[in-house]
RNA sequence: AGUGGCGGACGGGUGAGUAAUGCAUAGGGAUCUACCUAAUAGUGGGGGACAACCUGGUGAAAACCAGGCCAAUACCGCAUAAUCCCUACGGGGCAAAGCAGGGGACCUCUUGCGCUAAUAGAUGAGCCUAUGUCGGAUUAGCUAGUUGGUGAGGUAAUGGCUCACCAAGGCGACGAUCCGUAGCUGGUUUGAGAGGAUGAUCAGCCACACUGGGACUGAGACACGGCCCAGACUCCUACGGGAGGCAGCAGUAGGGAGUAUUGGACAAUGGGCGAAAGCCUGAUCCAGCAAUGCCGCGUGUGUGAAGAAGGCCUGCGGGUUGUAAAGCACUUUUGUUUGGGAGGAAAAGCUUAAGGUUAAUACCUUUAAGUGUUGACGUUACCAAUAGAAUAAGUCCCGGCUAACUACGUGCCAGCAGCCGCGGUAAUACGUAGGGGACAAGCGUUAUCCGGAAUCACUGGGCGUAAAGGGCGCGUAGGCGGUUAUUUAAGUCAGAUGUGAAAGCCCUGGGCUCAACCUAGGAACUGCACCUGAUACUGGAUAACUAGAGUACAGAAGAGGGUGGUGGAAUUUCAGGUGUAGCGGUGAAAUGCGUAGAGAUCCGAAGGAAUACCAGUGGCGAAGGCGGCCCCCUGGAUUGAUACUGAAACUGAGGUGCGAAAGCGUGGGGAUCAAACAGGAUUAGAUACCCUGGUAGUCCACGCCGUAAACGAUGUCUACUAGCCGUUGGGGAGCUUGCCUCCUUAGUGGCGCAGCUAACGCAAUAAGUAGACCGCCUGGGGAGUACGGUCGCAAGAUUAAAACUCAAAUGAAUUGACGGGGGCCCGCACAAGCGGUGGAGCAUGUGGUUUAAUUCGAUGCAACGCGAAGAACCUUACCAGGUCUUGACAUCCUGCGAACUUACUAGAGAUAGUUUGGUGCCUUCGGGAGCGCAGUGACAGGUGCUGCAUGGCUGUCGUCAGCUCGUGUUGUGAAAUGUUGGGUUAAGUCCCGUAACGAGCGCAACCCUUGUCCUUAUUUGCCAGCACGUAAUGGUGGGAACUCUAAGGAGACUGCCGGUGACAAACCGGAGGAAGGUGGGGACGACGUCAAGUCAUCAUGGCCCUUACGGGGUGGGCUACACACGUGCUACAAUGGUCGGUACAGAGGGUCGCAAUACCGCGAGGUGGAGCUAAUCUCAGAAAGCCGAUCGUAGUCCGGAUUGCAGUCUGCAACUCGACUGCAUGAAGUUGGAAUCGCUAGUAAUCGCGAAUCAGAAUGUCGCGGUGAAUACGUUCCCGGGCCUUGUACACACCGCCCGUCACACCAUGGGAGUUGGUUGCAAAAGAAGUAGGUAGUCUAACUUAUGAGGACGCUUACCACUUUGUGGUCAAUGACUGGGGUGAAGUCGUAACAAGGUAACC
Repeated sequence: AGUGGCGGACGGGUGAGUAAUGCAUAGGGAUCUACCUAAUAGUGGGGGACAACCUGGUGAAAACCAGGCCAAUACCGCAUAAUCCCUACGGGGCAAAGCAGGGGACCUCUUGCGCUAAUAGAUGAGCCUAUGUCGGAUUAGCUAGUUGGUGAGGUAAUGGCUCACCAAGGCGACGAUCCGUAGCUGGUUUGAGAGGAUGAUCAGCCACACUGGGACUGAGACACGGCCCAGACUCCUACGGGAGGCAGCAGUAGGGAGUAUUGGACAAUGGGCGAAAGCCUGAUCCAGCAAUGCCGCGUGUGUGAAGAAGGCCUGCGGGUUGUAAAGCACUUUUGUUUGGGAGGAAAAGCUUAAGGUUAAUACCUUUAAGUGUUGACGUUACCAAUAGAAUAAGUCCCGGCUAACUACGUGCCAGCAGCCGCGGUAAUACGUAGGGGACAAGCGUUAUCCGGAAUCACUGGGCGUAAAGGGCGCGUAGGCGGUUAUUUAAGUCAGAUGUGAAAGCCCUGGGCUCAACCUAGGAACUGCACCUGAUACUGGAUAACUAGAGUACAGAAGAGGGUGGUGGAAUUUCAGGUGUAGCGGUGAAAUGCGUAGAGAUCCGAAGGAAUACCAGUGGCGAAGGCGGCCCCCUGGAUUGAUACUGAAACUGAGGUGCGAAAGCGUGGGGAUCAAACAGGAUUAGAUACCCUGGUAGUCCACGCCGUAAACGAUGUCUACUAGCCGUUGGGGAGCUUGCCUCCUUAGUGGCGCAGCUAACGCAAUAAGUAGACCGCCUGGGGAGUACGGUCGCAAGAUUAAAACUCAAAUGAAUUGACGGGGGCCCGCACAAGCGGUGGAGCAUGUGGUUUAAUUCGAUGCAACGCGAAGAACCUUACCAGGUCUUGACAUCCUGCGAACUUACUAGAGAUAGUUUGGUGCCUUCGGGAGCGCAGUGACAGGUGCUGCAUGGCUGUCGUCAGCUCGUGUUGUGAAAUGUUGGGUUAAGUCCCGUAACGAGCGCAACCCUUGUCCUUAUUUGCCAGCACGUAAUGGUGGGAACUCUAAGGAGACUGCCGGUGACAAACCGGAGGAAGGUGGGGACGACGUCAAGUCAUCAUGGCCCUUACGGGGUGGGCUACACACGUGCUACAAUGGUCGGUACAGAGGGUCGCAAUACCGCGAGGUGGAGCUAAUCUCAGAAAGCCGAUCGUAGUCCGGAUUGCAGUCUGCAACUCGACUGCAUGAAGUUGGAAUCGCUAGUAAUCGCGAAUCAGAAUGUCGCGGUGAAUACGUUCCCGGGCCUUGUACACACCGCCCGUCACACCAUGGGAGUUGGUUGCAAAAGAAGUAGGUAGUCUAACUUAUGAGGACGCUUACCACUUUGUGGUCAAUGACUGGGGUGAAGUCGUAACAAGGUAACC
C1' cells in the first nucleotide's frame, strides 16, 4: 500500500428555499433503532473466489484491460432451531466466525473479547391529530388522485403513498385559491403595563451544501469535505480526454460605509476507533487583531497670592484665566527593570496487598498503599525589590427647547440648522479667539427599533360645525336578547396531577482584591392537557308565563300612493269686430312688433301646463317627496275597550327594493319658461350680468341612470333624567255648559335647569345617563384622481391607491382693520352764497434740461413765496486755476521771543521777502501768568455716509373725543365687563339704568388778550370846570372829572321765570344785563400712527478721509432756459382811470439809528442838522372814503410788460447779478375749458400802514387797523372723522387676500405602437442517470438430480431532471409621442372667491 471491521448520518457552517411535508404547545399509536444494559439459547461441519503481489498491454494524464498465485471475523451452501416468522392449524421456514490467555494427557476444559437467533429496556428516529403562527379581496371561487369506499401493491410503519373499480364528493367570507414577504422557538430590546419591534452571540427544531435530478451503501443518508447523470463556471491536456466544488478553520479577490491570524496545542472538556498504549479531532482550549460593548483603574496628592508673566475683556479704575502655573513637601496604582511564583492535573498506566466472584492461587471487579510522568496559554495570575511626577486627555456644546457669553472678522456673502429659525455693517445663532458648560478613554454624527404617541385607543379615541352617520327602507348570515322552574355542565370558578428543556430575567447565597463575569439553590415561566368538584351568571335541553312584539273588533285625521274623469282663473296662438300710431323694453337705449293696421278693447275658438285664496315652524310619508274637485283600488300610523298568540324581539356585513333635478333610449305632446344659439346693449374687452327672440328640455307612456349642501351636515332600537309656553290628531274627567278648566296619549315647535361640549351650542324630538347592533374617520395637497374589477347605451357611477410635495391645512371663539353692509352723529364735507385759481404779463419755488458747477435737503394730503426773517463779494456747503500740512480752532510738551506795530516790494490774492517802533505785568528773583513764533507727537478738522443705529425738535390724523389702569365679576382661554344701553352735550359733557366700584391721561376750567363797570395812580398822555396867553395849537398855571395808560377788583353761574323732559341731566323761550348759555380770539395737542421729516441748527453711536473728503485765497456758480407744475402780484376797466381839494387809524421801529424845520432837484434824492436812548423827538404823507372836474365802452386817458436813453442810492465792487427815479416805448390781456381752492361775522371781500431779516435788495412772511357783506332749506350724495352693530378666507390689516389659462425650468407619475426580461398555468415534444416491470439475445466460480436455479450484461416499457414548441396569465424595466399633477424670485392675461367681493355663495 491492500483485504476486513467500525466511524465518515456526529461534530462544524449557512439561512437560499419554506406561510406549512416547517416551528411552538399539548396529545396519539400503526413503527424501526448500530453501539449500550438485562436476561435466554446457540456458536457444528464444509466449499469456491477476489485484491494486494507477479507478468504482459493501452493511455499525455486520470486511469484501465488481460493472465497467474494466495489469506481472513471477506463471500457461499449444508446441518441444527424456538418464547421468532408464515399457516388452510395438517404443517412449513429462518443463523453464526473466529481471535487471545490459562490448564491439561492426544481428546478436550475454561476465561476474556467477538459472532448468531429471539425478548425486554434505554437512547435516537419516522408517522398522525388539535390549537397557535406576516401582509394583500385592486386575489372569490379552488380541486379529477381531487374527497370517500372496496380490493391489491408498496413502506420499518398508518395513509390515494400508488394502482384498479365504485360513488360525487372535499375546501372556502371564521378568507379557500393566488400574489408578495419570511427559517421557527427559548429568548433579545423597549414599555408602568397591555403591547410594539426583533430572532446576532448561547440553546432546541427545520432546511440547505456550485444549480437541478437520482438512487446505492448502511441501524440510520437520498449523504457539506461519497457515487451517477444533466447544466453553468474554473483548471489540466499530447485535443483523443480528464479534474473540481471553503454556506468547515485560516487565507485571497471582488462587492461594500463596514467586519480579524494562511497563529499555538490536543494540557483541559468532548467525540471517533481501539483490549489498551495510543492515533485522529481548525470540535474545543488558548494566543493575535479591533475602545465593538460591559466593568474596573490611572493620568497624581497636599500646600502655595507677588493674586507673577502671557492671553482675553474693559466703563482704563480694573476684571478674568486663577491655587491654575512656578516654587515647596509627599505618594508610586499603571508603565520600565530585576527576582520569586500558585491554580487550572483529575487520571490512565505499572507494582504490591486485601476483599468479592469462581472448581481456581486464571480472568474480572472493588478498596488501600506505593510508583509514575503529563501545561498550549506562559516572560500566566499573584508577590517583592528598584528609580522617579516620572510614562498617560480628549470630544461635543454655549439663541430657545437645554447646563453654559464676550470680543474681533464677515455683511442674505461665506456659512449654520434636530424644530423654531440665524446672516442684508454694532450677529451671545456664521468663522476665529478668550472664557464657560457637559461627558470622559472616550466624545460627537449617521442609521435603525421602542418610548413619549390616548397619534389605530383590548387596557385607552372619536364621527352637529375640526377627518368621520351609509340618500332611505326591507331583510339573510352574524351579533345581541323579557319572566319563572327543572336539568346539563360547554363557557365560568376552585383544587389536584402532568408538562411548560437548559441557559436567560428575578430573589438569596458562593468564587475571582471589587465589579463586569462565573457558579449553587429557589422562585417564576401569566401557557396547554387531563382528573375531581361548584352551579350564581351566560349557553344547551325541557316545561310554563305575559309587561316586549303581534293579531282580531270599533272609531276618527291626513297634499300617503296608483288609475280614470272633470272645473275655473291666467298665459299664448288663431278668427272676427271697434280703433289709430305707436307698442315693447331699460339705469339709459337698441334689437324686436306695427299703416300689409300692432298695442288697447270686445266676442268666439284651440291647445298645453300649473292648480291663487284656504295655507299655518299645519298634515302625511322610510327617505326622495306630496297641494283644484270627484269616483275606484291601496299602504301606514294613531285612539279606545276587550279577547287571543306566547319572545315569534332589536340590529343587520353581503343581498334586494325605492330614490330630487339633470341626462339617455323609443313613441307621443309642446301653452309657458328656457341650456345651446342669434341679435341688441354695457364694457378697455364682455364668448357674462340687462334686453329681444329662441331649440333641446320642461309634460305623458314605457325602459335606463343611481347621483345632490339626498342636511337636523345629528344611523336604527330600548330605558331613565327639573320645569314653562304654543300647536295638530284621538280619548277621559269635572262642573259654573263655556270660544270653560283639568288629566292622558301620539306627533310637531319655542324657551330653559342639571348634565354634556374646544367653543358655538344641545338640553325628554339630547349633542345628557346607559345598553344592543351596523356604517365611517386617522395631517394638508396629489385625489375621490390613476390603474384594475363591477355596473351602464352613453354620460358616467362604484370600489380605490402610490410616487412626489408642504409644515401646515382645519374648527370655534377673541381683538382690531376693512366693506361699492346697516343704524346714529359731527366737520365750510356737501348744499346755499361771496370771492378766487386754472386763460394773460410778471414775481417766486419746484421738476426737467443744460452746465466745469448750476451745492444740499424737503416729494400726495402733511414737498413746491418750503429750510432761506432776505446768494453782487461774504454767506457758500458747489466748480476752475493757484496754495498750506500739528494745521483757521482746543489741550499737553520743548525752545525762542513781551504783546504789538510802521513802511516797502512781488503777486489776482492767499502768501512770501525786507523793514520801523516797542521791551510791558506779578515775583519769595528761582521763576510765573498772558500773548506770539518755531519744532515734535499725541491729536485737531470734515455741511463726508447712515434720520432704516439715535437723542432732541417738528409735521400729520386732530382740538378728533377719545386712550387706559387697579380691584372685583364672567369666560378653559384670547378676552370681556367698566367704556355697552335710554336720554343729553361742542365734549367718555352730564343724568338715569346697570356686576361693577373707583381712578389716571385727555375734554372743560385754571393762563393771556378783547368787550362793561369800579378802586387806586397821574407823566411824556388828558382838559370838564377855574385862570393866563396866541393868528392858531393843553401853549402855560392848574385840575384828576372824562379818554387813555397799568395795577388790582367786580361781573355770567342755566343764577331767576315759563314750557318740554322721566320728579333727572338737559333743551326751548323770556326777563334783567355791556356781555347769555364755551361771549370773541389765543396759548395749550391724550394713548398712539406714518421705520413721516431733520446726522446741513445742535448733540451723538458706528463707518470713512488725514500733504486731504481738512484749511485759507481769487474768479465763477447757486440768477442758466425748447418746456411742465405750484404759490402769488398786476390787470382786463366806468362800483373805474386820471387831476385837484379834503377827513378819520391802529400797531410798531429808531444812537452802527430815526431824522424834523429850512434850501436844491420834475423825481429818486442831495445839502444840512434841531430833537429823540422815545405815551415827549422822529419814521409818518394813512388809503379806500368824501367834494369837484374829466374820460364815454375803445385794446381806450384801461393795462402796464418789454426795450432805449439819462440818472439817484447803498456798497471795496451793481458786467455776469441790486433797488429806485425821469423821459420815451406801450406787449399780452375784453373775466378765462375740463377741473379746482378759501370763507359762516367784525368773517369774506376790499383799502392802506408797520415790523423782522437787512449795507443795499419783497408782489414773500409776520403783524396792524379802515370800510364792510351775502347765505346755510337741509344731511340724499362727495371727502374726512366718532360710537354701536353685522360679515370676513384680511392681521405688513383692502395699496389686504387670492383663482385659473398661457410662457419658462425641474421633479415624480398615468396612457402609449411596442421592445426586453423574470415568474407561472394549460397542451404537447423530449427523455440522461436511476429504480421498478418485461424479455427474443449474450455471459456466468460456489448449490444442484448437471438439466437447471440464481446472477450479470444487453434490449425494451413506465416514471422522470435538463431542454424545446405553441398559447395564455402576471410582474418588472424601457419607449417616439401624449395627459394631467407638484414645485419654482420679481413673467403674461384677466379678476372667479373672501365684505351684499360689487350678478349672494355653494352642492
Molecule: small-subunit ribosomal RNA
Organism: uncultured prokaryote